The RNA shown here (SAM riboswitch aptamer (S box leader)) has 101 nucleotides and comes from a Bacteroidota bacterium. The sequence was found by an Rfam model in a public genome assembly. The prediction has a mean pLDDT of 78.

[in-house]
RNA sequence: UUGUUAUUGAGAAGGGGUAAGAGAUUAGGCUCGCCGAUCCCCUGGCAACCCGUCAACAGGCGAAGGUGCCACAACCUAACCCGUAAGGGAGAUAAUAACAU
Numbered sequence: 001u002u003g004u005u006a007u008u009g010a011g012a013a014g015g016g017g018u019a020a021g022a023g024a025u026u027a028g029g030c031u032c033g034c035c036g037a038u039c040c041c042c043u044g045g046c047a048a049c050c051c052g053u054c055a056a057c058a059g060g061c062g063a064a065g066g067u068g069c070c071a072c073a074a075c076c077u078a079a080c081c082c083g084u085a086a087g088g089g090a091g092a093u094a095a096u097a098a099c100a101u
Base pairs, nucleotide, nucleotide: 002100003099004098005097006096007095008094013043014042015041016040017039021032022031023030026078027077028076029075044070045069046068049066050065051062052061053060054059074093080089081088082087
């Protein structure tokens, strides 16, 4: 880098640095942002995929380690299907993990 499988519910913030944009991509909307967003670092925390443990499955418990995450919210539409509509579902894409490559 690519592929397969699973999940996309809930949960969890302080400090320092930076500086004008940011919420994946194009457009529109919506939201956040000089009362400092985004990003990076430190500390803390959340969760429990890998992991540890209860002999094993299942299930429970745990959190040392590998990741991940800590606004709303994978925000909505453009774009499929159902529906008069409100709305619902699916797909694509994306994110995370494990494995393979």